Annotation:
This is a predicted structure of a 73-nucleotide RNA (transfer RNA) from a Candidatus Aenigmatarchaeota archaeon. Taxonomically the source falls in Candidatus Aenigmatarchaeota (Archaea, Nanobdellati). Rfam family: tRNA. By type it is a transfer RNA. RNAcentral holds the sequence, with entries from ENA.
RNA sequence: GGGGUCGUCGUCUAACCAGGUAGGACAGCAGGCUCCAGACCUGUAUGUGAGGGUUCAAAUCCCUCCGACCCCA
Numbered sequence: 001g002g003g004g005u006c007g008u009c010g011u012c013u014a015a016c017c018a019g020g021u022a023g024g025a026c027a028g029c030a031g032g033c034u035c036c037a038g039a040c041c042u043g044u045a046u047g048u049g050a051g052g053g054u055u056c057a058a059a060u061c062c063c064u065c066c067g068a069c070c071c072c073a
C1' cells in the first nucleotide's frame, strides 16, 4: 500500500442478509421476604463507534472517518 471480518446497556449476547415498539441473561439500584444476610419474588435505570446520505421510517441500506483483529504485498 491492497483486501476481508467486526464495533449494540456495566459484561455477554439477539435483532442486520429481507428497514417498521432496540429484546434476553448476568450484574446494579429500590421494595417484599428474613433476627441479619443469602436464595427467591416484584419493580426500575442504562445501549446501536463518529459524521453524512437515501427513506414516511435506519441498529439494519449507501458513503466517509475512527478503532480492533486477520490475510496479501
Base pairs, nucleotide, nucleotide: 001072002071003070004069005068006067007066010026011025012024013023020056028044029043030042031041032040049065050064051063052062053061